[in-house]
Molecule: FMN riboswitch aptamer (RFN element)
C1' cells in the first nucleotide's frame, strides 16, 4: 500500500395562472418545473506534458425502492401484520453537427417517462417514510 472483514455516518428533486364543479396543485386550456445509485464516455478542470485525480447520460447497460406470487426459522392456540428467502414485474430518444469512433460531446433543433395508497382521475399534493435500499465517504485493519 491494502482486497476481503468490522462497525459509524451519509444517501431525491419537483406548479402557477384561467376554466368548469359542492369539491380538483389530480380533469381542460395556456404556461412552467424535477431528474436516485453504479459503468460507459471523444468534452472540461488540474498538470509544462503524460500519468493520475475531480466534474461529466432521467430515455445504452445494470442496480435500488415501489408492486405481485410463493416459501420459511422463532415466537404463538390460530391467522394476519411484520422479518428472512426464491421468483415475477417496473418508464421513455430521435435529427443535425463535430469526429476513425458519441442514443453519452454540442450555450444546435425537435421529443419522451416517471412506483404504490389516499382524494374529483397526480411524475410535482397527502401517506407508509424519523423507513428501507443501490451505493458513498471518512475510519479501523487482518492476510498476501
Nucleotide at each position: 500500500u491494502g482486497a476481503g472483514g468490522c462497525g459509524u455516518c451519509c444517501a431525491a428533486g419537483g406548479c402557477g395562472g384561467a376554466g368548469u364543479g359542492u369539491g380538483a396543485u389530480u380533469c381542460u386550456c395556456c404556461g412552467a418545473c424535477c431528474g436516485g445509485c453504479g459503468g460507459u464516455g471523444a468534452a472540461c478542470g488540474u498538470u509544462a506534458g503524460u500519468c493520475g485525480c475531480g466534474u461529466a447520460a432521467g430515455c445504452c447497460c445494470g442496480c435500488a425502492a415501489g408492486c405481485c406470487u410463493c416459501a420459511u426459522a422463532a415466537a404463538u392456540c390460530u391467522u394476519a401484520a411484520g422479518g428472512u428467502g426464491a421468483g415475477g414485474u417496473u418508464g421513455a430518444c430521435c435529427c443535425g453537427g463535430u469526429g476513425u469512433g458519441a442514443u453519452u460531446c454540442c450555450a444546435g433543433g425537435g421529443g419522451c417517462c416517471g412506483a404504490c395508497g389516499g382524494u374529483a382521475a397526480a411524475g410535482u399534493c397527502c401517506g407508509g417514510a424519523a423507513g428501507a435500499a443501490a451505493g458513498g465517504a471518512a475510519g479501523u485493519g487482518u492476510a498476501u